About this RNA
Predicted 3D model of a 71-nucleotide RNA (Pistol ribozyme).

[in-house]
RNA sequence: ACUCGACUAAGCGAGUAUAAAUAGGCAUUAGGCUUAGAGCGUUCCAAUGUUGUGAAACAUCGGAGGUUGUU
Numbered sequence: 001a002c003u004c005g006a007c008u009a010a011g012c013g014a015g016u017a018u019a020a021a022u023a024g025g026c027a028u029u030a031g032g033c034u035u036a037g038a039g040c041g042u043u044c045c046a047a048u049g050u051u052g053u054g055a056a057a058c059a060u061c062g063g064a065g066g067u068u069g070u071u
Base pairs, nucleotide, nucleotide: 001016002015003014004013005012007037008036009035010034011033025070026069027068032040043064044063045062047060048059049058050057051056
């Protein structure tokens, strides 16, 4: 200097051409390191479609929630 920890800014941490991680205070949660924003993933509900005898599974879309506690 750049990349990464879903996205933007800051912090924290890791790596060196790779995009991962046992790291990111500790415990806890399906909830992703922290804060603010946002609502990508995840969770719940509903609708449609496909498969299926059915239960149910998958896909799309709409709505709701947006780990918690503690130093």
RNAcentral records the identical sequence in 2 taxa. Model confidence (mean pLDDT): 83 of 100.